RNA sequence: GAUAGAGGCGCGGCUGACAAUAGUAGCUCCGUUCACCGGCAGGAACCGGGGAGUGAAAGGGGAUGCCGCCGAAGGGUCUUUCAGAUUCCUGUUUGGAGGAUGCCUGGGUCGUCGGGGAAUACCCGCCGGACUGUCGUUCGCAAGAACGGAGUGCUGUC
Numbered sequence: 001g002a003u004a005g006a007g008g009c010g011c012g013g014c015u016g017a018c019a020a021u022a023g024u025a026g027c028u029c030c031g032u033u034c035a036c037c038g039g040c041a042g043g044a045a046c047c048g049g050g051g052a053g054u055g056a057a058a059g060g061g062g063a064u065g066c067c068g069c070c071g072a073a074g075g076g077u078c079u080u081u082c083a084g085a086u087u088c089c090u091g092u093u094u095g096g097a098g099g100a101u102g103c104c105u106g107g108g109u110c111g112u113c114g115g116g117g118a119a120u121a122c123c124c125g126c127c128g129g130a131c132u133g134u135c136g137u138u139c140g141c142a143a144g145a146a147c148g149g150a151g152u153g154c155u156g157u158c
Stems, first nucleotide, its partner, number of pairs: 001158005008070001010069005018061001026054005036049004040091006073105003076101010106132002109129003113125004134149006
C1' cells in the first nucleotide's frame, strides 16, 4: 500500500398496515366588530375572537418486508437552491434538498438541560452514569483487574 473482517436492541435507505395530528385548520350559515386582545419583531393593511353544521391534509412516528453497509452514520462550518411564519417592506428565524470539508463523535443505552416537533412519540446537541468493543501501560501463574487513549483506530492475509 492492497484486500478481507470485528464491535450489536449495530448504522442508514425504501416500503408501509396502523396510531396520532383532530373534531384542529378550512368551508357554509348566523351573530359581533366603540374598545380590548391575537396573528415571530417594527410600520401599513387585512383577518380573527362567539354559535350551529360539515370537516381534511402535509411534515414527523410506524408493525412488516426488502436493500446497502461497519465513519456504518450523525452533527458542526462554508456554499448553492427550495419552502414556511396572514399580505407588502425591512429584519429575524425555522425546515427540506445538493455539494465541499481527516472540524467533532468508537458503539448502543439511561438521565438532567437545551433545540426541532401538535406531541409524554421521534430526531438533534452539550454534559453526566453504568455497560460494551478495541489498543496501550501496570499488576497477576492464569482467569482477570486498575488506569489511560481514540475509528486518522483495531484484527487477519498478501
This is a predicted structure of a 158-nucleotide RNA (Lysine riboswitch aptamer) from a pig gut metagenome. RNAcentral holds the sequence, with entries from MGnify.